[in-house]
Context: one part of a larger RNA
């Protein structure tokens, strides 16, 4: 910018993409078949594998923003406690998040025309012939169905809902003005994301931080008091701290403002 008044939301599907997989075991049955050794077709289950999608409840990994240990050395005047730096110094775990090896789920069933093929009636040709007229079975394959994009599908599509046809000048064209319906600019953000877009909230608010609990994570802080010559133990005490997760609470911060645009 188009899609012929703008403006929200819901859609339809022309077209386009993506799957379309293997196998093993039980029943049917040791049945039909077979002298016997073998050993089914057709139909029911039950799982397993390779791929594929979405998720983090489970197991697991990360997890330099949690917790503890621990070595050096420096500082905080010294002990005590702490902090810096040494690949996070090093080590043990770990919460959201993100993951696979970890969980669900999926290729199920069904129609249509058809291939080779296998038939029915059937003449040309008193017979015969699936074929010429006609009609019928049939494939992982085509076309549908299924799962995802799709109307810039310019032939530009449908529904529903909101504004509305304002004022000046002008014969008309065409100027100028308001600025409806809604958008947006801007702020607070994360399910979203390089940017943009998307989606959520903006005082009529729980949108982010704060701060209350609470859930997890680590694992018995610090002070003290008691015990050992000491290292170190014991008690207070599952204590002390706890990011990204839950639920609360307007303390702080989404202010003020403006800008596009109709007849």
């Nucleotide at each position: 910018c188009g899609u012929c008044u703008g403006u929200g939301a819901u859609u339809u599907g022309a077209g386009g993409g993506g799957u379309u997989c293997a196998u093993u075991c039980u029943c049917u049955a040791g049945u039909a078949c077979g002298a016997g050794a073998g050993g089914a077709c057709c139909g029911a289950g039950a799982a397993u594998g390779a791929c594929g999608a979405a998720c983090c409840u489970c197991u697991g990994g990360u997890g330099u923003u949690c917790c503890g240990g621990u070595u050096g050395u420096c500082a905080c005047g010294u002990c005590a406690g702490u902090g810096g730096c040494a690949g996070c110094g090093c080590c043990g775990g770990g919460u959201a998040g993100c993951u696979a090896u970890g969980u669900u789920c999926g290729g199920a069933a069904g129609g249509g025309a058809u291939a080779a093929g296998c038939g029915c009636u059937g003449a040309a040709a008193g017979c015969a012939u699936c074929u010429a007229a006609g009609c019928g079975c049939c494939a992982a394959g085509c076309c549908c169905a299924u799962c995802c994009c799709a109307a810039g599908a310019u032939a530009a599509g449908a529904u529903c809902a909101c504004a509305a046809u304002c004022c000046c000048c002008g014969c008309a064209a065409g100027g100028g003005g308001u600025g409806a319906a809604a958008g947006g600019u801007c702020c607070g953000g994360g399910u979203a994301g390089a940017c943009c877009a998307c989606c959520c909230g903006g005082u009529u608010g729980a949108u982010a931080g704060g701060c209350c609990a609470g859930a997890u994570a680590u694992g018995u802080a610090a002070g003290u008091g008691g015990g050992g010559u000491a290292a170190c133990c014991c008690a207070u005490u599952g204590a002390g701290u706890u990011u990204a997760c839950u639920g609360g609470u307007a303390c702080u911060a989404a202010u003020g403002a403006c800008c596009u645009u109709a007849a």